[in-house]
RNA sequence: GGUAUAGCUCCGUGGCAGAGUGCGUGCCUAGCAUGCAUGAGAUCCUGGGUUCAAUCCCCAGUACUGCCA
Numbered sequence: 001g002g003u004a005u006a007g008c009u010c011c012g013u014g015g016c017a018g019a020g021u022g023c024g025u026g027c028c029u030a031g032c033a034u035g036c037a038u039g040a041g042a043u044c045c046u047g048g049g050u051u052c053a054a055u056c057c058c059c060a061g062u063a064c065u066g067c068c069a
Stems, first nucleotide, its partner, number of pairs: 001065004007021004015052001023039005045061005
C1' cells in the first nucleotide's frame, strides 16, 4: 500500500443487498446425470464519527497479503 459482502468464488452502489457455483424441494427419466422451476442461506471484519439515512464517506483497531528498507 491492498483486501475483508451468502458454504465457496466475486459484482455492487449514500436510500431495493445481488450473480455464478454449491445446498433443499418439485418437475423431467425405467433410474442416474443434464436440464427447468422454486426456496433457504448475509450483524456487508470490529468499534466510533459524519449524515435525515452508511455495506459505501472519515478515524481507530483486527486478520490476511504485496512492495521498499
Molecule: transfer RNA
Organism: Camelus ferus